Context: one part of a larger RNA
RNA sequence: AGACGGGGGCUCGCACAAGCGGUGGAGCGUGUGGCUUAAUUCGUCGCUAAACGAAGAACCUUACCAAGGUUAGAAAUCCAGCUGCAUACUGCGGAAACGUAGUAGCCUUCGAGGGUGCUGGACAGGUGAUGCAUGGCUGUCGUCAGUUCGUGGUUUGAACUGUUCCCUUCAGUGGGGUAACGAACGCAACCCUUGUUGUCUGUUAUACGUAUCAGGCGAGACUGCCCCCUCACGGGGGAGGAAGGUAAGGAUGACGCCAAGUCAGCAUGUCCCUCUGAUAUCUUGGGCCGCACACGCGCUACAAUGGCAUGAACAACGGGACGCGAAGCCGCGAGGUGGAGCAAAUCCUUCAAAUCAUGCCUCAGUUCGGAUUGCAGGCUGCAACUCGCCUGCAUGAAGCUGGAAUCGCUAGUAAUCGUGGGUCAGCUAUACCACGGUGAAUACGUUCUCGAGCCUUGUACU
Numbered sequence: 001a002g003a004c005g006g007g008g009g010c011u012c013g014c015a016c017a018a019g020c021g022g023u024g025g026a027g028c029g030u031g032u033g034g035c036u037u038a039a040u041u042c043g044u045c046g047c048u049a050a051a052c053g054a055a056g057a058a059c060c061u062u063a064c065c066a067a068g069g070u071u072a073g074a075a076a077u078c079c080a081g082c083u084g085c086a087u088a089c090u091g092c093g094g095a096a097a098c099g100u101a102g103u104a105g106c107c108u109u110c111g112a113g114g115g116u117g118c119u120g121g122a123c124a125g126g127u128g129a130u131g132c133a134u135g136g137c138u139g140u141c142g143u144c145a146g147u148u149c150g151u152g153g154u155u156u157g158a159a160c161u162g163u164u165c166c167c168u169u170c171a172g173u174g175g176g177g178u179a180a181c182g183a184a185c186g187c188a189a190c191c192c193u194u195g196u197u198g199u200c201u202g203u204u205a206u207a208c209g210u211a212u213c214a215g216g217c218g219a220g221a222c223u224g225c226c227c228c229c230u231c232a233c234g235g236g237g238g239a240g241g242a243a244g245g246u247a248a249g250g251a252u253g254a255c256g257c258c259a260a261g262u263c264a265g266c267a268u269g270u271c272c273c274u275c276u277g278a279u280a281u282c283u284u285g286g287g288c289c290g291c292a293c294a295c296g297c298g299c300u301a302c303a304a305u306g307g308c309a310u311g312a313a314c315a316a317c318g319g320g321a322c323g324c325g326a327a328g329c330c331g332c333g334a335g336g337u338g339g340a341g342c343a344a345a346u347c348c349u350u351c352a353a354a355u356c357a358u359g360c361c362u363c364a365g366u367u368c369g370g371a372u373u374g375c376a377g378g379c380u381g382c383a384a385c386u387c388g389c390c391u392g393c394a395u396g397a398a399g400c401u402g403g404a405a406u407c408g409c410u411a412g413u414a415a416u417c418g419u420g421g422g423u424c425a426g427c428u429a430u431a432c433c434a435c436g437g438u439g440a441a442u443a444c445g446u447u448c449u450c451g452a453g454c455c456u457u458g459u460a461c462u
Base pairs, nucleotide, nucleotide: 001462002461003459004458005457007456008455009454010453011452012451013450015446016445019409020408021407022406023405026300027299028298029297030296031295032294033293034291035290042053043052064286065285066284067283068282069281070280073123077122078121079120080119081118082117085115087104088103089102090101091100092099093098106114107113125273126272128271129270130269134267135266136262137261138260139258141256146185147184148183149182150181151180152161153160154159165176166175167174191250192249193248194247196219197218198217199216200215201214202213204211205210212345222244225238226237227236228235229234302402306361307360308359309358310357311356312355318349319348320347323342324341328337329336330335368399373394374393375392376391377390378389379388415438416437417436418435419434420433421432
C1' cells in the first nucleotide's frame, strides 16, 4: 500500500421491512447430473453452469456408433506428362456410396491455347490436444463511482499529498476550505425512442373541403419565476405548463478482479493423426429423444372473481414473391378446392383475447382439470417405425393451493389477457425477442440478512 475482521462511524441498493404474485407439492414440456447403451457427440458447473452454445437433431444438420467404400483425396493452389475427358443413358452387383461393361459426347482467331479428366510430384484435410501458449469476443463485481497522471510539496525509504475535511448530489455532482495546482479515463451531456406544439412535403383514407399518420426542419424545461432555509452550492413548497427538478425508457460498461468462459463461431503458436490406409472423407442405418432416480427453468391446473353456450365491441408491433393468399364452394374439423388482390398506409396474414349482455352449471374430483390410451382422418416432406405437428370421436389419471426453504416486482410497474416475428419444408415453442389491452397494493423505517462505496482502527495474511 492492499486484503480481511462474528471492529467503529457515515451512506446507498426490491438488500431487509410493508405489500402483490410465484417456485418448492401434481401432470406435462425442456435442460443438467446419474444410470444405461454399439453410440446415447462435445462444451458450460456457486453467485457469473443447467429453455445455456442450439434464432428450431426424422434424413441432412452431426461432430457419436455399426456396417460398406475412397486414398493426392469431398473442396483449394502450383509444376510436368498424357487427353475427345466432363457428363448423360443402359445392363450387372449393391442399402446407398460406389465398382464394372457398353453407347453417345468439347470450344477455338488453327498458334496449339482454354476448360475437363487421368498419372506422377509438391501438398491437402482434422469439430484431434492445449482457453494454463494466444488474438478477438463475452460474463461478473456494476451503470457501482470510482481509477490514475504531470509538475510541486512531505518522507531515509516503500510511499503519501492531490482524491482527505464541511455542506450537497443519482454521481470524485457541485460549492467552501485546503501544500497543492492542473489534467486524463469514467459521471453527466451530446445519440435513439415516447410524451406537447409550429411549419413544410406527402402516398393512403375520403364527401376532394380535410383528417389520422409518416418524414424533414424548428420550439419547449433552464431550479428560468414566487415563498422559506442557506455564505455559496443546493434543498423544501408553489404557480404556469403536455411535461418539473435526471420527464420516462434505451444504447453507452472506467482502471481492474476471477490463469473466469470460448482452440466447437472465426483466427492462431506448439504438439499429434495421415504411403496402404487413417483422428481425413463418402454413404446407408442407428444415436443425440434411451429411464429405478436427483436438481434447474417453465407451461397447465387444482375452480364459482370460475367453467360452458350464444350474441356484441375495442389494439399495437410485425411479416409477405420458391411468398402472404381473399371471396365463393366442399368438409363437424384439421384441411381441401379456388385463384381475386398485393413487391405493400392500398391486398393478405387479421374475427384479438381478457371485456360486456343473456342463459345453464351450485361446491362435487364436478359441465373443474386435462395427462394417458384406442380408433378414424389431415398436412409437410424421397421418407413421419425408432422420432413430427394438427383435427374429430371416445377415454378420462394425478391434482382440493403445496414442508423446510426460496424468487420477482416501486407505476402504466406487478399481475393478467391475447397478438406478431426470427429460426423454419414441417415441427415437438409452454422457449426467446418484441407488441399492445385491462390494470393494482405497499414503502413506518434502516435494528437485522445480503451486496456495495467513503473515512478510520487492529492484524502473526500478501